The prediction has a mean pLDDT of 82. Large-subunit ribosomal RNA, domain VI from a Patescibacteria group bacterium, 275 nucleotides, folded computationally. It matches the Rfam family "Bacterial large subunit ribosomal RNA". It was read from a public genome assembly.

Context: one part of a larger RNA
RNA sequence: CGCGGGAUUUUUGAGGGAGUUUGUCUCCAGUACGAGAGGACCGAGAUGAGCCGUUCCCUGGUGUGCCAGUUGUUGUCGUCAGACGCAUUGCUGGGUAGCCACAACGGUAUUGGAUAAUCGCUGAAUGCAUCUAAGCGAGAAGCCAUUCCCAAGAUGAGAAAUCCAUGUUAACGCAAGUUAACGAAAGAACCGUGGUAGACUACCACGUUGAUAGGCAGAGGCUGUAAGAGCCGUAAGGUUUUUAGGUUAUCUGUACUAAUGUUCGAAGAGUAAAU
Numbered sequence: 001c002g003c004g005g006g007a008u009u010u011u012u013g014a015g016g017g018a019g020u021u022u023g024u025c026u027c028c029a030g031u032a033c034g035a036g037a038g039g040a041c042c043g044a045g046a047u048g049a050g051c052c053g054u055u056c057c058c059u060g061g062u063g064u065g066c067c068a069g070u071u072g073u074u075g076u077c078g079u080c081a082g083a084c085g086c087a088u089u090g091c092u093g094g095g096u097a098g099c100c101a102c103a104a105c106g107g108u109a110u111u112g113g114a115u116a117a118u119c120g121c122u123g124a125a126u127g128c129a130u131c132u133a134a135g136c137g138a139g140a141a142g143c144c145a146u147u148c149c150c151a152a153g154a155u156g157a158g159a160a161a162u163c164c165a166u167g168u169u170a171a172c173g174c175a176a177g178u179u180a181a182c183g184a185a186a187g188a189a190c191c192g193u194g195g196u197a198g199a200c201u202a203c204c205a206c207g208u209u210g211a212u213a214g215g216c217a218g219a220g221g222c223u224g225u226a227a228g229a230g231c232c233g234u235a236a237g238g239u240u241u242u243u244a245g246g247u248u249a250u251c252u253g254u255a256c257u258a259a260u261g262u263u264c265g266a267a268g269a270g271u272a273a274a275u
Stems, first nucleotide, its partner, number of pairs: 001153001005164007015150004021049007033038001050108006059101004066094005071087003075084003111145003118138004167182006187264004191207005212258003215254005221247003228241005
C1' cells in the first nucleotide's frame, strides 16, 4: 500500500515445512522343526541407546554489587579499637534469584488408503494351460493421509462474534440538495514506568479510576552468632548479652518518588441492520 466504511478479538486451512531411528531381555516355548547338537516364525510385554522438545519441584553446577574466615600492606579514616582500599573476585568456605545439566517430564504412536517387487482369484486370445488381455484381491521401514509447526499478499486477499460512525450549525435553493465551518467515536500511536520479552525492532504489563519500577515495612531464603560492653585469663583468647548482626535478583503490603505530556483516527455513504 492492498484486501470497496473504520476497528478489536477469535478462527478456517489452499499451500508449505518438520518428524518417521534402533538394541537387548521376558513370555509364547525349550514348543514347531531336528537322530542329536541345536532351536524358531507369528504374536504379546518390559527395559535401554540415540535424537528432539519442555521444565527448574528434587539433585548438582555457576552465582565478580550476598554472608563469613584469613594473609601481606612505607595506603586511607590522626592513634587504639573498628572499618575501608589494593593484591586474579587477593585467597578460602558457603550461597538466594536467574541461567544451566549431570537433574525432572514427555515424544519418537496408532490407524486407514493407493501401491513396488512378489503372491493370488476368475479368465479368454490358443475348446488345454495361463495373475491379464476385460474384471477382482493380497502385499513394504517406502508413497498419500493420520501427528506437530507456519499459514488469507490464498490479489481466489476467506469466516464468525463484538464495538464505533452515518452529526450539528450557517449560507444558498421552491425542493431534491450544494457549499462552508465546527465537533469528533470505537480504536491506535508517540511518550513515560518496566519485564514473563528482547541485538535493534517486535512482544507483554502498567500509566493516578494506578502496585509498572524504585524506595520503605514485613516475610522468606542465605550466611553463621556483629559492634560495643560485662565477666574469666599475664596473654593469645574464651564466654554472656546473641540462633545474633548483615543481606542482590524472591513473596506480600504500602502512592513516599517517577509513570509528565501529546497526537492520529472515516465516510457523512444504496456497506449491514434498524427506522